[in-house]
RNA sequence: CCGAGUCGCGCGUCGAGCCUGGUGACGGGGUUGAUGCGGGAGCCGGGGAACCAGGUUCCCGGGGUGAAUCCGUGCACGCACGGUAGGGCGCACCUUCUUUCCGCCCGAACCCGUCAGCUAACCCGGUAGACGGUCUGGAAGAAGGA
Numbered sequence: 001c002c003g004a005g006u007c008g009c010g011c012g013u014c015g016a017g018c019c020u021g022g023u024g025a026c027g028g029g030g031u032u033g034a035u036g037c038g039g040g041a042g043c044c045g046g047g048g049a050a051c052c053a054g055g056u057u058c059c060c061g062g063g064g065u066g067a068a069u070c071c072g073u074g075c076a077c078g079c080a081c082g083g084u085a086g087g088g089c090g091c092a093c094c095u096u097c098u099u100u101c102c103g104c105c106c107g108a109a110c111c112c113g114u115c116a117g118c119u120a121a122c123c124c125g126g127u128a129g130a131c132g133g134u135c136u137g138g139a140a141g142a143a144g145g146a
Base pairs, nucleotide, nucleotide: 002129006041007040009038010037011036012035013034014033015032016031018029019028020027021026042127043126044125045124046123047122052117061115062112063111064110065109070083071082072081073080074079086106087105088104089103090102
């Protein structure tokens, strides 16, 4: 910095450290770090009435998260290149917001499984991951020389 991906509580385990009872063996009570589990708050997503939407038939099934959709060319049909809807960051200073131009990037991936329009009540799920800068430390390899 992108993103919903944050906060705090309880129990257990391990470690550190403190107070305290006892002749001793051995206990009692707090603090703190890491970690496992559980449930909660916040945030995010999905399902789910009425009303509304939805003309009929055939074929291709259809749908969801997300900015990530579509077009052209090439082709070994897997992919590559170019563009694009759309998205992110930045662009003197000023508390903040918005817009134009410009600059640098992204323009993916995955999921459901024949099923879902909207949708109150209600029900279910997620709370990841990636990247940039600075400092410190370590390792490997290459070239050259002696």

A computed fold for a 146-nucleotide RNA from Dactylosporangium vinaceum subsp. matsuzakiense, annotated as c-di-AMP riboswitch aptamer (ydaO/yuaA leader).